[in-house]
RNA sequence: AUCCAGACCGGCCGAGAGAAAGGCUCGAAGACGCCGGGGCAACCACCGCAAGUGCGGCAGGUGCCAACUCCUGCGAGGCCCGCGAUCCGCAAGGAU
Repeated sequence: AUCCAGACCGGCCGAGAGAAAGGCUCGAAGACGCCGGGGCAACCACCGCAAGUGCGGCAGGUGCCAACUCCUGCGAGGCCCGCGAUCCGCAAGGAU
């Protein structure tokens, strides 16, 4: 700095997994993890256009391929009996 988009198939394993807590989801129609192949395109690198802290290409190095970073903290608006949902903004933590 970015995180509402994008991205699978096969094999092995065998019970939990999603960072933590609470939820809520995924999972024996085999999740998670590992291996092979494939893909995506966030950062770096390279190339091109610009000279604009930008755009495009590529897929080399990382990364990623369930759910908004799955949701949850605070503030404001609005609805409302209450609860709660939604939108915007700001944090905290996490990931790259």